A computed fold for a 350-nucleotide part of an RNA from an uncultured bacterium, annotated as small-subunit ribosomal RNA, central domain. Its Rfam family is "Bacterial small subunit ribosomal RNA". Rfam links the family to the GO terms structural constituent of ribosome and ribosome. Its mean pLDDT, the model's own confidence on a scale to 100, is 88. RNAcentral holds the full RNA, with entries from ENA and SILVA.
Context: one part of a larger RNA
């Protein structure tokens, strides 16, 4: 290479959109490239086969046949695959009216609560732990009324609920805006799947420039515990967290399970939509699109997965090739202020 695999053993790119490539529904009719046969005409000799011959045999010499699977031209054949032209409608899409949503952007806007500031009332303590300290506090604190100022995030609804490709969304209101999904017509007519490369979008930390800054809090400081205590507790406390632009490209970015399609017993809940029933109810059932739990056969090394497969099978793509350690690291190139990302060895070692 092939083979054989990738939920936990190495192995699914964090997610998408999409180029080129790969594959792709049904009917004719054509064509005859692939594809199947015929023939022709070449495929060097030797060599390996097979039958025969010559040296006493063998090895070796030597005559005949095979066989060279393979190209090329030619004549046909037409199921499949391609190509070419017409029609189809079950894939795909597109209008037409509904639903359901923390989907996503910007703007306004509420109420609790934390701290802080300013006034009352009141006095010797607060705080805080396992015990305590350090800290606040008689320059009037903690409590407790009334006012005010800011920043941040929205209790209860809250649900193995809901929405989004993933990342992830959650106080209200209003503009903008994406999908989805469900009935019943109509309409295009395979327009379709996958996606090397490329493009974008990606928690959180981090960087930039400018703002903000209440709480909480890496660093840091002293207090405690400890044999130290660079920590675990506690008292304080800066980046940061928050806004706006722009960079960073990573995470157990997990369902550790790529997409997309087709088939294959069921049972019990949920969420959305639609229909039937009647006994009209908080009801029954059917039927579609999520989402969960159980569990036939069948998968598995077992756990365990089981119409949301880890089953049976098709496309296409990524990926991995004994371990453990050097190592996701050198070194090169590429992207970045930067930190670093990406890609990705070897020597040595058991």
């Nucleotide at each position: 290479c092939u083979g054989g695999g990738c939920g936990u053993a190495a192995a699914g790119c964090g997610c998408g959109c999409g180029u080129a490539u790969g594959c792709g529904g049904g009917c004719a009719u054509u064509u005859a490239a692939g594809u199947u046969g015929g023939g022709u005409g070449u495929g060097a000799a030797a060599g390996c086969c097979c039958c025969g011959g010559g040296c006493u045999u063998a090895a070796c010499c030597u005559g005949g046949g095979a066989a060279c699977u393979g190209c090329a031209c030619u004549c046909a054949a037409u199921a499949c695959u391609g190509g070419a032209u017409g029609c189809c409608u079950a894939g795909a899409g597109u209008a037409u009216g509904g639903u359901a949503g923390a989907g996503g952007a910007a703007a306004g806007u509420g109420g609790a609560a934390u701290u802080c500031c300013c006034g009352g009332u009141g006095u010797a303590g607060c705080g805080g732990u396992g015990a305590a300290a350090u800290g606040c506090g008689u320059a009037g604190a903690u409590a407790u009324c009334g006012g005010g100022a800011g920043g941040a995030a929205c209790a209860c609804c809250a649900g193995u609920g809901g929405c989004g490709a993933c990342g992830g969304c959650g106080g209200c209101u209003u503009u903008c805006u994406g999908g989805a999904u469900c009935a019943a017509u109509a309409c295009u007519g395979a327009c379709g799947c996958u996606g090397a490369g490329g493009c974008g979008c990606g928690a959180a930390a981090g960087c930039g420039u400018g703002g903000g800054g209440a709480g909480c809090a890496a660093a840091c400081a002293g207090g405690a515990u400890u044999a130290g205590a660079g920590a675990c507790c506690a008292u304080g406390g800066u980046a940061g967290u928050c806004c706006a632009c722009g960079c960073u490209g990573u995470a157990a970015a997990c369902g550790a399970u790529g997409a997309g399609a087709a088939c294959u017993g069921g049972g019990c809940g949920u969420u959305g939509g639609g229909g039937a029933g009647c006994u009209u109810g908080u009801c029954u059932c059917c039927u579609u699109a999520g989402u969960g739990c159980c569990g036939a056969a069948g998968c598995u090394a077992a756990c365990g997965c089981g119409u949301u497969a880890a089953g049976u099978u098709c496309u296409c793509c990524g990926c991995c090739u004994g371990g453990u350690g050097g190592a996701g690291u050198a070194c090169g190139g590429c992207c970045g202020c930067a930190a670093g990302g990406u890609u990705a060895a070897a020597a040595c070692u058991c």